[in-house]
Description
Predicted 3D model of a 72-nucleotide RNA (transfer RNA) from Mrakia frigida. The gene name in the source record is tRNA-Gly-GCC-1-1. It matches the Rfam family "tRNA". Its family is annotated with triplet codon-amino acid adaptor activity in the Gene Ontology. The family's RNA type in Rfam is transfer RNA. Rfam describes the family as follows. Transfer RNA (tRNA) molecules are approximately 80 nucleotides in length.
RNA sequence: AUAGGUAUGGUGAAGUGGCUAUCAUUCGCGCUUGCCAUGCGUGAGGCAGGGGUUCAAUUCCCCUUACCUAUA
Numbered sequence: 001a002u003a004g005g006u007a008u009g010g011u012g013a014a015g016u017g018g019c020u021a022u023c024a025u026u027c028g029c030g031c032u033u034g035c036c037a038u039g040c041g042u043g044a045g046g047c048a049g050g051g052g053u054u055c056a057a058u059u060c061c062c063c064u065u066a067c068c069u070a071u072a
Base pairs, nucleotide, nucleotide: 001071002070003069004068005067006066007065010025011024012023013022018055026044027043028042029041030040031039048064049063050062051061052060
């Protein structure tokens, strides 16, 4: 330089045009316990950035950014 891939709560993953964006873990509060841990309940927290298509975009298209892989 060229081609391909990935980007979703603090962390690790699922999801695929329309729903309240799902799960585990984490964190706060409460219950349980003599205390801690475990367990249970409840709450907090997310679609990399910009533009386009569409009635509607996390999802489709383009560009940018970061990372990974291959070729030179």